[in-house]
Context: one part of a larger RNA
This record gives sequence, C1' cells and structure tokens, in this order.
RNA sequence: CGAACGCUGGCGGCGUGCUUAACACAUGCAAGUCGAGCGAGAAGCUUAUUGACAAACUUUUAGUGAGUCGAUAAGUGGAAAGCGGCGGACGGGUGAGUAACGCGUGGGUAACCUGCCCUUGACUGGGGGAUAACACCGGGAAACUGGUGCUAAUACCGCAUAAAGCCAUACCAUAGCAUUAUGGAAUGGCCAAAAGGUUUACUGGUCUUGGAUGGACCCGCGUCCGAUUAGCUAGUAGGUGAGGUAACGGCUCACCUAGGCAACGAUCGGUAGCCGGAUUGAGAGGUUGGCCGGCCACAUUGGGACUGAGACACGGCCCAGACUCCUACGGGAGGCAGCAGUGGGGAAUAUUGCACAAUGGGGGAAACCCUGAUGCAGCAACGCCGCGUGAAGGAUGAAGGCCUUCGGGUCGUAAACUUCUUUGAUUGGGGACGAACAAUGACGGUACCCAAAAAACAAGCCACGGCUAACUACGUGCCAGCAGCCGCGGUAACACGUAGGUGGCAAGCGUUGUCC
Repeated sequence: CGAACGCUGGCGGCGUGCUUAACACAUGCAAGUCGAGCGAGAAGCUUAUUGACAAACUUUUAGUGAGUCGAUAAGUGGAAAGCGGCGGACGGGUGAGUAACGCGUGGGUAACCUGCCCUUGACUGGGGGAUAACACCGGGAAACUGGUGCUAAUACCGCAUAAAGCCAUACCAUAGCAUUAUGGAAUGGCCAAAAGGUUUACUGGUCUUGGAUGGACCCGCGUCCGAUUAGCUAGUAGGUGAGGUAACGGCUCACCUAGGCAACGAUCGGUAGCCGGAUUGAGAGGUUGGCCGGCCACAUUGGGACUGAGACACGGCCCAGACUCCUACGGGAGGCAGCAGUGGGGAAUAUUGCACAAUGGGGGAAACCCUGAUGCAGCAACGCCGCGUGAAGGAUGAAGGCCUUCGGGUCGUAAACUUCUUUGAUUGGGGACGAACAAUGACGGUACCCAAAAAACAAGCCACGGCUAACUACGUGCCAGCAGCCGCGGUAACACGUAGGUGGCAAGCGUUGUCC
C1' cells in the first nucleotide's frame, strides 16, 4: 500500500474493496414525465328505464318486495395505447485507445455557437391541407407490416405585417496590426408566430438587445524510453478560386508553384489516459495517478449519418464483422466498461438489500411521478483511529512445570484468597437530532440515557549466533532441517526440532510483492 498468504481474532467510529479477461453474460431494476397541447377513451362508480332470480313480510290459486345478475341511456371516472412538447448529449461506468493542442499552464477569436434562465424592444392578424390513434379488409410463425375510410392539436404548410435582425451598395466619425470593429444616418432585397387552462392572475409562442452558463477553434511553453530507428512526406508545403462549417483553415475540390519536417532528434518502434494530488525524503529529488475533484477518450468490433440548442449519441437509428438466442427455415432478437448478481480468469476484491426521509437531477402551473445519482443498511481486521480482555491488596514465596553444583533457583504477587469496579458484550425500560412553514425519517427502536447481574463472555503472533532487544535443557548427528547477509548441523548445536524461560509487537503478528 486498493494488497495477498500463514497463524490468531472481542467491540466501535470513519474510510476502502476485480490492480487480472475493454472476457462472456441468465434475471430484476438503472429515464422518464406532461390530460393546464390534442383526439379518442377501458375497468369501476352513480342515476334512470327494463329483463331474470330472490331473503323476508302479508290480505297466500297471489301480492309487496331489501338485494343479486344482465342490457340500454346519461353522468362520473380515468387505465392502457397514440399524436405532440421537454428530457433521454445530464447523472452513472471504464481506462481499451491516445506521446496528441490529449492534458497542464498562460493567452487569442476583428474567425464562432449557446435549449432552459435573467434582461431590452416589438408582435401574437388571417387561412389551408394532412396524419396517427380508431374502424374495416389483408400479409406474417414471430418481429412487425400493407391497403381503404374518418378525425384533432402548442404537429405541419402558405399568406399578411416587420426592425436596432440578416444580405448587398456607397458615406461620415472613432478605434485597430490588417481583413475590419463600434456608432450614425440612406437605398434595395429577405425572414415570424400558438395557443391552452383554470380562472383573471398567470403561463406560453415569434422576432430582437444585452448578460449568464456551457461549449468550439487557434497559439506560446511544458509533458516517458529507444539512434542496435536517420532520413520522412503527394493533399505532402504554400498560393488562387470554389465548396463546406457555428466558425478560421488542404477541412474538401480544381488549377498553379515545389515545397515542408529533421541531429535543438523528424520518421519508426515500445510504453502510457493527463492533472489537482498521493507517497517518500531535512531538502533537492525519486516513485505514482487507486478513492475524491477537473479535463479527455470509449460503450461487443469497425464504419456512417439522422434528429436536435447540444451527439456522430452506453440503456437511439442504419450497414458490415464476430458471438449468443428464437424460428413454422421464409426471417427475426440482443449488447452490464450502470446497480446487484452469474460463469471464467486470478494470489485476490462484497448484497440478485432498504428508501426517495435528506441533497441533487428530469418532467409538470401544481399535486405529484421517475431517479441502483444519492442517502443508508449488509459482507470483509483491507486500512487508520479509539476502547476492552479487569483494579487494589495478597509469601506458607502453595501445588505444578523447567533448571540444578541437589543446597537451591526460576515461572512469581503470578495464582489461590480478600476487597472493589462494570467499558464493551447480555437483559429490561425510555428514546432522538437529522425535518425546513403544516405534513413527511429508509437509516431505526439505531445513536444516546436509565436500571440489573456477575470477573463474569473476550490474546495472540513472531523472535531469542552476530547485525538485533531476548538462553538454558533435551532430541538429532553435514541427517532431519534453518537461512535477509555472514553462515549453522559430521555426538555436549545459545543457529535444526521440542520444552521451560526471555524479548518485541498486540486484535493483531509474521511472510511475500512493490515504492521511497
């Protein structure tokens, strides 16, 4: 140290947890929401009419009838699906690729865009044609799909209006390195809209000004190893023109020129996401980039565009490849580097948990809905920190173990015994903060508080030849073994094994790997 392995293991807090196969994935969930944009509207409920059955009562060949089931109509209701809007470009994951304006840092854009939000000014007039849903008829095993007919809109399309907007032309003032920018006034051309709802207050729509936020592009400097890689390059380097883009640009194309890079290391090969930081060190420096934060890249592999303010789009589309699955063999479906989880690989890394209560995000006027983001819980001594495993007294120095020169020494105040305490664990009772204005707590009957009982339930691991703190006995006999280095062991081994003792650290202790 994101560790692993061996032995051992009481509690709590806070963190951390596939470093290997960017290997393949069963199952569930992870992105929806809006009925105050639109049409249509199932179940259910209420009322009315009506049909059948019928408890009970009665005036009993019958009548009245609570109630049950069904049909029709009206109202209410609002499921599922559809059109439309906003959001699915955020959040979450991973580090494969990338040695690059990718990242870091400092600048530039007179070469740019920006939905929602704030702000300035103005407008919101008048029309049209469709289409899904739905109905009917078909095709197909399915996925799905064809035809005919009907219908709505904040869906779609003309028209009108239009400037401080856009384009073109020329003028004045100011500024600038230039193309030009800003301001003023002029002419011509061009571009818009959508209403809804409860209810009178809003919320929308269109054009426009400025801002904020987010992004795009360009440049200076910095950014690993190899020269046993020395030459590399044809859209290549530059120009003119055109196309394209939000925008500059060989970005693309036509033509013209023959350039451009390189020993200050081009090209090629290898390795690698970058940084804030982390770690080590007195510092300089070295190593590193896991968690958290910023940027980048990727989403089965490769390519492509569509939609959109924003994507070339992880849970969107199309094509191709590999793989898996379904099939009626004609054809289809899929993509966990989201959260859990499975197989595999590996020395090795967790639950198919709870909740939207908080924070944040999307939609909505709101109520609210969604949210594996997030908040929590579970597992793991994986790490750091804290606590406990008792405290005081106690010598006939008990028994027992070990050693012994057989006198004794040592374990050792250690134990027993006496007195005391109750942290953690256990039992019983109470019980939050986090929630803000009313309501609303997953965590959680958790933390915490009170009471009770009994020393009661809680210690190991490594070492002891020198380095290096700590020594004796027995066994073994160059065997068995130890070992980081020096080295131990061949009959008295402080070095192997066991025992007693001792030293060190302690819920850990050792070993291995790696960095300083």
This is a predicted structure of a 516-nucleotide part of an RNA (small-subunit ribosomal RNA, 5' domain) from an uncultured organism.
Model confidence (mean pLDDT): 82 of 100.
Rfam family: Bacterial small subunit ribosomal RNA. Its family is annotated with ribosome and structural constituent of ribosome in the Gene Ontology.
The RNAcentral record of the full RNA draws on ENA, Greengenes and SILVA.